[in-house]
RNA sequence: AGAGUUUGAUCCUGGCUCAGAAUGAACGCUGGCGGCGUGCCUAACACAUGCACACGCCGAACGAGAACGGGUUCUUCGGAACCUUAGUAGAGUGGCGCACGGGUGAGUAACACGUGGACAAUCUACCCCCGAGUCCGGGAUAACAUUUCGAAAGGGAUGCUAAUACCGGAUAACAUCUGUUUUACCUUGGUUUAGCAGAUCAAAGGUGGCCUAUCCUUGGAAGCCAUUGUUUGGGGAUGAGUCCGCGUACCAUUAGCUUGUUGGUGGGGUAACGGCCUACCAAGGCGAUGAUGGUUAGCUGGUCUGAGAGGAUGAUCAGCCACACUGGAACUGACACACGGUCCAGACUCCUACGGGAGGCAGCAGUGAGGAAUUUUGCGCAAUGGGCGAAAGCCUGACGCAGCAACGCCGCGUGAGUGAUGAAGGCUUUCGGGUCGUAAAGCUCUGUCAAGUGGGAAGAACACGCAACCGGUUAAUACCCAGUUGCCUUGACGGUACCACUGAAGGAAGCACCGGCUAACUCCGCGCCAGCAGCCGCGGUAAUACGGGGGGUGCAAGCGUUAUUCGGAAUUAUUGGGCGUAAAGGGCGCGUAGGCGGCCAUUUAAGUCAGAUGUGAAAGCCCGGGGCUCAACCCCGGAAGUGCAUUUGAAACUUGCAGACUUGAGUAUGGGAGAGGAAAGUGGAAUUCCUGGUGUAGAGGUGAAAUUCGUAGAUAUCAGGAGGAACACCGGUGGCGAAGGCGACUUUCUGGACAGAUACUGACGCUGAGAUGCGAAGGCGUGGGGAGCGAACAGGAUUAGAUACCCUGGUAGUCCACGCAGUAAACGUUGUACACUAGGUGUCACGGGUAUUGACCCCUGUGGUGCCGUAGCUAACGCAUUAAGUGUACCGCCUGGGGAGUACGAUCGCAAGAUUAAAACUCAAAGGAAUUGACGGGGGCCCGCACAAGCGGUGGAGCAUGUGGUUUAAUUCGACGCAACGCGCAGAACCUUACCUGGGCUUGACAUCCCUGGAAUUUUGUGGAAACUCAAAAGUGCCCUUCGGGGACUGCCGGUUCAGGUGCUGCAUGGCUGUCGUCAGCUCGUGUCGUGAGAUGUUGGGUUAAGUCCCGCAACGAGCGCAACCCUUGCCCUUAGUUACCAUCAUUAAGUUGGGGACUCUAGGGGGACCGCCGGUGUUAAACCGGAGGAAGGUGGGGAUGACGUCAAGUCCUCAUGGCCCUUAUGGCCAGGGCUACACACGUGCUACAAUGGCCGGUACAGAGAGUCGCGACCCUGCGAAGGUGAGCCAAUCUCAAAAAGCCGGUCUCAGUUCGGAUUGGAGUCUGCAACUCGACUCCAUGAAGUCGGAAUCGCUAGUAAUCGCGGAUCAGCAUGCCGCGGUGAAUACGUUCCCGGGCCUUGUACACACCGCCCGUCACAUCACGAGAGCUAAUUGUACCAGAAGUUGCUGGGCUAACCCGCAAGGGGAGCAGGCACCUAAGGUAUGAUUGAUGAUUAGGGUGAAGUCGUAACAAGGUAACC
Repeated sequence: AGAGUUUGAUCCUGGCUCAGAAUGAACGCUGGCGGCGUGCCUAACACAUGCACACGCCGAACGAGAACGGGUUCUUCGGAACCUUAGUAGAGUGGCGCACGGGUGAGUAACACGUGGACAAUCUACCCCCGAGUCCGGGAUAACAUUUCGAAAGGGAUGCUAAUACCGGAUAACAUCUGUUUUACCUUGGUUUAGCAGAUCAAAGGUGGCCUAUCCUUGGAAGCCAUUGUUUGGGGAUGAGUCCGCGUACCAUUAGCUUGUUGGUGGGGUAACGGCCUACCAAGGCGAUGAUGGUUAGCUGGUCUGAGAGGAUGAUCAGCCACACUGGAACUGACACACGGUCCAGACUCCUACGGGAGGCAGCAGUGAGGAAUUUUGCGCAAUGGGCGAAAGCCUGACGCAGCAACGCCGCGUGAGUGAUGAAGGCUUUCGGGUCGUAAAGCUCUGUCAAGUGGGAAGAACACGCAACCGGUUAAUACCCAGUUGCCUUGACGGUACCACUGAAGGAAGCACCGGCUAACUCCGCGCCAGCAGCCGCGGUAAUACGGGGGGUGCAAGCGUUAUUCGGAAUUAUUGGGCGUAAAGGGCGCGUAGGCGGCCAUUUAAGUCAGAUGUGAAAGCCCGGGGCUCAACCCCGGAAGUGCAUUUGAAACUUGCAGACUUGAGUAUGGGAGAGGAAAGUGGAAUUCCUGGUGUAGAGGUGAAAUUCGUAGAUAUCAGGAGGAACACCGGUGGCGAAGGCGACUUUCUGGACAGAUACUGACGCUGAGAUGCGAAGGCGUGGGGAGCGAACAGGAUUAGAUACCCUGGUAGUCCACGCAGUAAACGUUGUACACUAGGUGUCACGGGUAUUGACCCCUGUGGUGCCGUAGCUAACGCAUUAAGUGUACCGCCUGGGGAGUACGAUCGCAAGAUUAAAACUCAAAGGAAUUGACGGGGGCCCGCACAAGCGGUGGAGCAUGUGGUUUAAUUCGACGCAACGCGCAGAACCUUACCUGGGCUUGACAUCCCUGGAAUUUUGUGGAAACUCAAAAGUGCCCUUCGGGGACUGCCGGUUCAGGUGCUGCAUGGCUGUCGUCAGCUCGUGUCGUGAGAUGUUGGGUUAAGUCCCGCAACGAGCGCAACCCUUGCCCUUAGUUACCAUCAUUAAGUUGGGGACUCUAGGGGGACCGCCGGUGUUAAACCGGAGGAAGGUGGGGAUGACGUCAAGUCCUCAUGGCCCUUAUGGCCAGGGCUACACACGUGCUACAAUGGCCGGUACAGAGAGUCGCGACCCUGCGAAGGUGAGCCAAUCUCAAAAAGCCGGUCUCAGUUCGGAUUGGAGUCUGCAACUCGACUCCAUGAAGUCGGAAUCGCUAGUAAUCGCGGAUCAGCAUGCCGCGGUGAAUACGUUCCCGGGCCUUGUACACACCGCCCGUCACAUCACGAGAGCUAAUUGUACCAGAAGUUGCUGGGCUAACCCGCAAGGGGAGCAGGCACCUAAGGUAUGAUUGAUGAUUAGGGUGAAGUCGUAACAAGGUAACC
């Protein structure tokens, strides 16, 4: 620091996801040790138990005071007394503590917390310092004893007693209060100086010691000393209380809240201010800078993350707050409205004798429950700290330790070195090897940890006591206090840390991952199954993605997963984003609050800047140092803490106060332009209707029609009239307006802008949340109006349907008036205002200048409105002085797609609806711009037997052949639009053959190796359908030889590697082939352009069969294709003549023979044709047109030749081949059958339907081929197929071989025929081992359909179609097929509108599997979340009322009362108590609202789902342009 993911690819926008760090974690697998930390996040749910767990202590405040046990004495042996236990235990009065410490986070959105201030508005026990005291008295009471009630808890009565308990009095101020005078500082009621007068308020002793003066006198008492306590006053410290500024979550779908409310006065209350409370008076107070309400939440130091700013969080530690079963209340006290106190109410649990009682773990352990989940009912007060005490000491689940848990952090170990036969083994392999791997073993070492044995700390210093010394006090060397030194004593952890020794490599490695992101790859298994997955996505038979193995990578006593937070995310953007088209500018004005604001000089000091001071707790973070062996951890010091407050200064900028200015803004004045607005009036053209005239059969409408109108007179035409609406031409990217919008003319009223010139005001400005006004069309209400048009509706068409498009009608509406509504693709998809930043060219309005008689033209200024364009910006497209450039100010808006501009709520509205505006759920995209293709019922240009023009066919018949289907034991398999179907098959009777049935073989029919035997081979026989089996006989070969043998060959037996497979996969492949298409295309290098995909070149203008060539051009070149080179054919020349040829000379029946080399021909080599020549057209081009010459003319004809690629096209059954499968069978052999079946359908052909013909006879002319397992002449036989014989020929020699159509002559005469030949019967021939299934041919006989073929469809442009025959391959035989050959030999092409296919350019696109594309909605089914819903239910809460416990306060107090006063007493007074009443008030109850949640028959829409149904709305002109 980035990466993956939208696309065929690209750039952008934008979301989703990942890599990092972290955690009080949990879960899975695994687990050696230690240190330091941490450990109920859920039910503030309920709690058993813990010697009397966690709060007690004090006998030096007080009274009282056991027992067990022990001892002594006595004894009637029952026991008693005394001493001790012991002034002990346990209670009680009193004092201090219990408000600390510990726990929890429910409540709380608040002065609760944080921070900084204030108290002149306060309190503070214990502690410290200073001052003054501590006098004289009194009456009770618990304990205790007796008694009584009760089950218990717990009380009652009577009697006794003490105090540092309680009470009265004295004294007393520098205390408090009242009144009054005064000084200084200050300012709420303060501090302070000096006073005066009055009033009020205290106390308690204990312990230890000493006799120096007094008294008794060993010694004690008063007294004194010390110490401690106590009272009072002042100060300090600590702690607490109160108030204030600022900060402190979300919701406006919470907008108004408030009656003690806001303020004042009097009174009360508090430690203290205050409506804190009360009476009266006034009517205020808070709120868009968010009151009130709702939801959530303890706050902070900090913690996690981050570069930071921020974001998230608030466990452990620390500070503050709140709470203690729930609610309320007070008491005591310095402090509480009190966790382990009290009272009341409630819920719950427990005890009960049913009358009544007891309880509160959110203390430490622990239990149950909840939950994914969180420990021991441990040890100790040794340390630290706390309470009490004079102290010893006691108490302390605070704390210190230990236990459990890998929960976290840190450290250590599981060994180190050497070791290549690269062992065995595993995995893999191209079988060579590679890898695990120096890894192991082996050898040499070490000894951490663990184990054992032995030793063994620090943490301990106080205090007490003892001793010594010193200081203070004192009369005192006592005592006491303080200090110093020495001695004594104290350890839970723990025999722990640590150390040494012993033996021993021994006891100690796992987890996740390995397709990309992301480090790490192979084999096997499975086969869209099982499964994986964070995102993209893997899996449908070769999975680096599933599962396992091997190997590797990462981390390591852990590793992964899940959850959560921050980061990456500049994806809420202050730092640091955007809004033309991606999400996003409000429909447009005016304007309030607010924000911002021209220039000059002075002032101020709020902002701002600088300095100082205080604070910002400690811990933490950071830096430095130190201690545990290191580290984690701990200790010390520093820095930082960006903040707040106070204070001193500066004055540029912003603000404030006051002053000046004119440039921003505005006003006045004279002008011109304009569909600007409102109202009234006027006008002509047209449509329709009405009246009348003329006139007659149609009109109208459409793609074509029909509905419709018309003989009752339409349409057409003329005249007149009525009525409503809209204003042709002008008219223009012209004008005006803020926008919506505005279009005949005139008048009236009225708004704004513009240009010019001067004068005036003096910042008066810009923007603008709310508010308010305007606001197309359509819609609504009331009343008019209604010609045309025209939703709905009706009819006619179209159509598969047609609730549409088209047609005929037609109501609302459109128009007017007055209201409502308030939305539009209200768009420049571009908020308003201001400033700045090259130009060019139109146009509108108003000026100026030159010139002119004047106008136009020309130059120039301002304002508006267009186009082009530089810089710049932009993802690109594009924008570009009218910015989307560069800046400023303010407003509005956006944050993935869908759900959804929807639901609910609220506001507005008559309604329709509008505004505001979510969530659940779901997807990994949705989207913008541009690129290349493909496509279009888009456009342009061009080509092709593509159409057209022609000729002949197919489709109808019969047959042949192939296919489908059906059948079958099998009818082997493949090929399926063109580009499968007379195709693989250039030839299925057996074989072929792959299929079926049956028989039989298992190293095999074939290959390689080893062993043994044998020559090979031939003949015969048995069984059998054959394969095969069994048996017999003959036979001894070839090469080398050292004579032992070896080699080749071969059968069989045996064995081991293995053979074999037309079994599967052509979607694993090679090769070959088809097709687009012999179409003219397909690319590359360099350069240039573009962010890029890509473009350019290859486009354009011409031309061509052609990307053929020329010209132009940011391109210049090149490659594969085209063309040419090759073969053949057409003309000529030349060379050569055998088997070919024969003109001349002989010869013959015959080129038969001699001869010839002229001709034909053969086969070698050349020539020839190139737009070369002429003319024209064309750009002086390429080229085209015409002509000449020529055998041939513009590629002369034909062939071979097939670019980049497409179709997962075809072929695993030609061959080759990966993988899989079979291995006594899916291999191999044999016989028979099948591939030849047959209701039917299709393709390709043959033969026909006849007279341009059939038949008979005669007669002429080819080319190209083939032939020795062959072609086979002549001759003979047969009607014939053929047979017999066999010449010649390995072929320019011989043979096949007759060419046929043609020509000549004859016959038939339009008929199912002398056409046609199917079918069938009979008889034969040939091939072959064999013609039954199942061959061809011949002869005789038979003589079917068929009389030219529906829709549709095919071929062909010249030696072509058509027609005629001939040959060949395959082959024993079998040809209508295929491949070739020649003979005869046409017609037509105006032309490119249309059909099909193709090429180039361009355009649109939501397609890219590319239109056989994409895609929308209803319905049906499944499922998910949500809305409505008669209601029902729960929680919270408001208001009103009822009732009202405990308790404070007030009033009362007839009952009761020790202290004080009066009184001899009785009694009274004072002061109180019980009780009663009143106010307030918790829980509770009633009624009525509100909010939120759960649930509900039914119901609405939405999302998702593999192949469902119906249509085809959108994307191309998407077939009616689309959209709002």